[in-house]
């Protein structure tokens, strides 16, 4: 540099439950461990997820990000430890 052990050392923490913010989708904190070598960070591309607020309306809805998701997937970005190939 690339790879990734039933190595060591640390670390994160999903469904859920409880509080709390939000219109919502979630966010944040405690608990709780499915996983996780970038499950650190960044919405750059792709994708999803709300629709407050706007738009059209046949009033029942529909569309729509400026919201959110990095533990969907490429990208970018810094990083720990060191068998084997």
């Nucleotide at each position: 540099a690339a790879c990734g052990a039933u190595a060591a050392u640390a670390g994160c923490a999903a469904a859920c439950c409880u509080g709390u913010u939000g219109a919502a989708a979630a966010g944040c904190a405690g608990g709780g461990a499915c996983g996780c070598a970038a499950a650190g960070c960044c919405a750059c591309g792709g994708g999803u997820c709300u629709a407050a607020g706007g738009u059209c309306u046949u009033c029942a809805g529909a569309c729509u990000a400026u919201g959110a998701c990095a533990g969907c997937c490429g990208g970018g970005u810094u990083g720990c430890c060191g068998a084997a190939a």
This is a predicted structure of an 85-nucleotide RNA (c-di-GMP-I-GGC riboswitch aptamer) from Desulfosporosinus hippei DSM 8344. Lineage of the source: Bacteria > Clostridia > Desulfitobacteriaceae > Desulfosporosinus > Desulfosporosinus hippei. It was read from a public genome assembly, where an Rfam model found it. Its mean pLDDT, the model's own confidence on a scale to 100, is 90.